[in-house]
């Protein structure tokens, strides 16, 4: 530098359940393993989800809205363990 084996060392942990936080999406911790070779980090681009607040009015519904959320939706960027090949 390239690469990822029905292998090895080590690692992560979906759904679900419990607790806590949050208006929600969802997050964190525990149990748990569907999977993962970057399932490590990062919202830069696209996408998706939510709608407390705002648009908004006397009140409400519906609708719109990200400054919220998802990195285990895709792409980009950054960094790294082990094995193999050179």
């Nucleotide at each position: 530098a390239c690469u990822g084996a029905c292998a090895a060392a080590g690692g992560c942990a979906a759904a679900g359940c419990c607790a806590u936080c949050g208006a929600a999406a969802g997050a964190u911790g525990g149990c748990g393993a569907c999977g993962c070779a970057a399932a490590a980090c990062u919202u830069c681009c696209g996408g998706u989800c939510u709608a407390c607040g705002g648009g908004c009015a006397g009140g409400a519904a519906a609708c719109c809205u990200a400054a919220g959320a998802c990195a285990g939706c895709g792409g980009g960027g950054u960094u790294a363990c082990c094995g193999g090949u050179u």
The prediction has a mean pLDDT of 86. This is a predicted structure of an 86-nucleotide RNA (c-di-GMP-I-GGC riboswitch aptamer) from an uncultured Gammaproteobacteria bacterium.